[in-house]
Molecule: transfer RNA
Organism: uncultured Gemmiger sp.
RNA sequence: GGGCCAUUAGCUCAGCUGGUCAGAGCCGGCGGCUCAUAACCGCUUGGUCCCGGGUUCAAGUCCUGGAUGGCCCA
Numbered sequence: 001g002g003g004c005c006a007u008u009a010g011c012u013c014a015g016c017u018g019g020u021c022a023g024a025g026c027c028g029g030c031g032g033c034u035c036a037u038a039a040c041c042g043c044u045u046g047g048u049c050c051c052g053g054g055u056u057c058a059a060g061u062c063c064u065g066g067a068u069g070g071c072c073c074a
Stems, first nucleotide, its partner, number of pairs: 001073007010026004019057001028044005050066005
């Protein structure tokens, strides 16, 4: 220098062919159970979907520029 992949909740990750409220598990909070703790069960908080621009009636999703991390080639 070139190519590819990833970036969505505090953490790990889903999100179909663009549309209905942006979700799951874990963590945290509250409650249940117990003499009590753990385990287990129920409920629940939490989001500028990495940043900018574009396309579209509508973008996490498509196009484009950039950032960070990873892998490969030279």